[in-house]
């Protein structure tokens, strides 16, 4: 350099052209419980990598870029 894949909260992850104002787990904040802590219960904040396109509608499809991973070629 070429090819393929990946990207969703702090971390891991589900999912899909409309029911997504995006779900779950851990973590974090608050409250309850407890003599206290832990456990447990309730509750809250927090995410679709960026730009463009298609579409009535895009987190989802397409194009470009970026990121990470893998394969491969060249040089040395």
């Nucleotide at each position: 350099g070429g090819c393929g894949g990946u990207u969703u909260a702090g971390u891991c992850u589900a999912g899909u052209g409309g029911c997504c104002u995006a779900g779950g787990a851990c973590g974090c904040g608050g409250c309850c419980c407890u003599c206290u802590c832990a456990c447990g219960g309730c509750u809250g904040a927090a995410a679709c990598c960026c730009g463009g396109g298609u579409u009535c509608g895009a987190u989802u499809c397409c194009c470009g870029g970026a990121u990470c991973c893998g394969c491969u070629a060249c040089c040395a």
Source information: The RNA shown here (transfer RNA) has 76 nucleotides and comes from a Paludibacteraceae bacterium. Its Rfam family is "tRNA". About the family: Transfer RNA (tRNA) molecules are approximately 80 nucleotides in length. Rfam classes the family as a transfer RNA. The prediction has a mean pLDDT of 83. NCBI's taxonomy places the organism under Bacteria, Bacteroidota, Bacteroidia, Bacteroidales, Paludibacteraceae.